This is a predicted structure of a 346-nucleotide part of an RNA (small-subunit ribosomal RNA, central domain) from an uncultured prokaryote. Its mean pLDDT, the model's own confidence on a scale to 100, is 86.

Context: one part of a larger RNA
RNA sequence: UUGGGUUUACAGGGUAAGUAGGCGGAAUAAUAAGUCAGUAGUGAAAUCCUGCAGCUUAACUGUAGAACUGCUAUUGAUACUGUUAUUCUUGAAUAUAGUUGAGGUAGGCGGAAUGUAUAAUGUAGCGGUGAAAUGCUUAGAUAUUACACAGAACACCGAUAGCGAAGGCAGCUUACUAAACUGUGAUUGACGCUCAUGAACGAAAGCGUGGGGAGCGAACAGGAUUAGAUACCCUGGUAGUCCACGCCGUAAACGAUGAUUACUGGUUGUUGGCGAUACACUGUCAGCGACUAAGCGAAAGCAAUAAGUAGACCGCCUGGGGAGUACGGCCGCAAGGUUAAAACUC
Numbered sequence: 001u002u003g004g005g006u007u008u009a010c011a012g013g014g015u016a017a018g019u020a021g022g023c024g025g026a027a028u029a030a031u032a033a034g035u036c037a038g039u040a041g042u043g044a045a046a047u048c049c050u051g052c053a054g055c056u057u058a059a060c061u062g063u064a065g066a067a068c069u070g071c072u073a074u075u076g077a078u079a080c081u082g083u084u085a086u087u088c089u090u091g092a093a094u095a096u097a098g099u100u101g102a103g104g105u106a107g108g109c110g111g112a113a114u115g116u117a118u119a120a121u122g123u124a125g126c127g128g129u130g131a132a133a134u135g136c137u138u139a140g141a142u143a144u145u146a147c148a149c150a151g152a153a154c155a156c157c158g159a160u161a162g163c164g165a166a167g168g169c170a171g172c173u174u175a176c177u178a179a180a181c182u183g184u185g186a187u188u189g190a191c192g193c194u195c196a197u198g199a200a201c202g203a204a205a206g207c208g209u210g211g212g213g214a215g216c217g218a219a220c221a222g223g224a225u226u227a228g229a230u231a232c233c234c235u236g237g238u239a240g241u242c243c244a245c246g247c248c249g250u251a252a253a254c255g256a257u258g259a260u261u262a263c264u265g266g267u268u269g270u271u272g273g274c275g276a277u278a279c280a281c282u283g284u285c286a287g288c289g290a291c292u293a294a295g296c297g298a299a300a301g302c303a304a305u306a307a308g309u310a311g312a313c314c315g316c317c318u319g320g321g322g323a324g325u326a327c328g329g330c331c332g333c334a335a336g337g338u339u340a341a342a343a344c345u346c
Stems, first nucleotide, its partner, number of pairs: 004317003007300002012314001014201002021194003025088007033081002035077008049065006091191001092188003095184006103177007110154001114150003118146004125136002162169002206247006215241002220236004258313001260311004265292010295302002319346003328339004
């Protein structure tokens, strides 16, 4: 490289927008670049292959042919691909009328709980555990009541419910903003799909500067347990968790399943529309789920949301270990990330 693969055995990039590139709907005409056919020239000799011949055979050699699958020129063909021109509407997009939702950003507001402060009532315990102890408490705790402050999270509704490209998103409300779906079929007329590199977003933890700090809580301290206990359990508790700005760029970033198009059986629940209808119901479009047939699969299982049948594009894999490591490059404040071997060994 070819071939084969990529849910779980090695392998789908964390995600989408998108450049080069690859691929690309229907009709007509032109062209003839690719493509196909003919002819001419060339494609040295040797080698290879075939026939015949010569050394006693063979190797070897001679001779004739074939071949040299290529290139150039020229004459044609025009189905397909390309190019050019004109046209089309079903792909795609727009318009318009509606609908939907924890989609995003910024601001405002709310109640419950927790902790703390003050005051009051009140007296000896509270707390914690398997059992205890450390701890708190007569300087009056725990408990109860009133008032105040603070920070963080939003019970019920709440759902194999919804939205978002993924990460993710949940009290109420306002402003700004993105999207999807449905109807009409009004407009454009292939404007499409995928996408190396590069740029953007990207949980948690971590880092920088400045705030904030109720609860929880790595580290740490103490108490237990135990043979020991650098743990599990308990009492405390610092970073952190929260906010603003800037980094980091990784996760079992999972559906362990790339995005896209077409086709291929049924049954059933549910979300949002639409049409008809008095309603129920039924039909239909777009999603989210469950079960099963064909088919596929090593099986488990998947099964219109395919892992089925096909098309085009991208990423990735090639025995285990060494190793996602070393060295080098790039990025980063650092932590580290990314790219990525070999010796050796089984």